[in-house]
Parts: sequence; structure tokens; C1' cells
RNA sequence: GGUUGGAUAGCUCAAUAGGUAGAGCAUCAGACUUAGGAUCUGAGAGUUGCAGGUUCGAUCCCUGCUCCAAGCA
Repeated sequence: GGUUGGAUAGCUCAAUAGGUAGAGCAUCAGACUUAGGAUCUGAGAGUUGCAGGUUCGAUCCCUGCUCCAAGCA
């Protein structure tokens, strides 16, 4: 230098032939307990890497850029 894959909640990851963004762990509250832990119930937490484009509508399609990984020269 060019190729491929990836970037989504605090962490690990889902979610597509475009249609209201979810799970587990963690956190917080409650129940239980003398207390704590475990268990159960509930809640909060997201501008889906950044900037544009297409579309009635974009995590998803297109363009550019940033970062990470792999391999090629």
C1' cells in the first nucleotide's frame, strides 16, 4: 500500500433478505435472613464508533473517515 472481518448498556454478546434495540453477568431497590451470602421479584443503564447519503422509516443498504484484529504484497 491493497484485502477481509469487527465497533451495539459498566463488561461479554445477540438482534438482518430495512419496521418500536434485547439477553447474561454486574449495579440499585424490595422480599427472605439476627446480619451477610445464596435465591426470588422489580428497576435503571444505549444519539448502535464519527460524518454524510438513500428511504415514509436505517444497528441493517451506499460513501468517506477513525480505531481494533487477521492475513497478502
The RNA shown here (transfer RNA) has 73 nucleotides and comes from a Pseudomonadota bacterium. The coordinates come from a structure-prediction model, not an experiment, and the mean pLDDT is 82. Its Rfam family is "tRNA". Rfam classes the family as a transfer RNA. Rfam describes the family as follows. Transfer RNA (tRNA) molecules are approximately 80 nucleotides in length.